RNA sequence: ACACGUUAAUAGCAAACUUACUGAAAGGUAAGGACGCAAAGCUAAGGGUCUAAAGUCGAGAUGACUAUGAUCGCCAGUUGCCAUG
Numbered sequence: 001a002c003a004c005g006u007u008a009a010u011a012g013c014a015a016a017c018u019u020a021c022u023g024a025a026a027g028g029u030a031a032g033g034a035c036g037c038a039a040a041g042c043u044a045a046g047g048g049u050c051u052a053a054a055g056u057c058g059a060g061a062u063g064a065c066u067a068u069g070a071u072c073g074c075c076a077g078u079u080g081c082c083a084u085g
Stems, first nucleotide, its partner, number of pairs: 002085002005082001012037002017032006035073001041078003046075002048071003055065003
């Protein structure tokens, strides 16, 4: 440097759910809690997915469209610890 995650070590994160706050919603934050994770670190100007306040359409609807909202614990990109080769 490259490949890899079978054994080991040191550390780390924290799903569902509950409470509080926040947001139009999706969701987020904090505390508790662990289903899991070798990148469950970071990136939302690549793809996917979720939401639809405002806007547009509509006679109207509990309707349709739409991201400027959200998600990286979906894929992707990027950086990195340890073991092994």
About this RNA: Predicted 3D model of an 85-nucleotide RNA (c-di-GMP-I riboswitch aptamer). The coordinates come from a structure-prediction model, not an experiment, and the mean pLDDT is 86.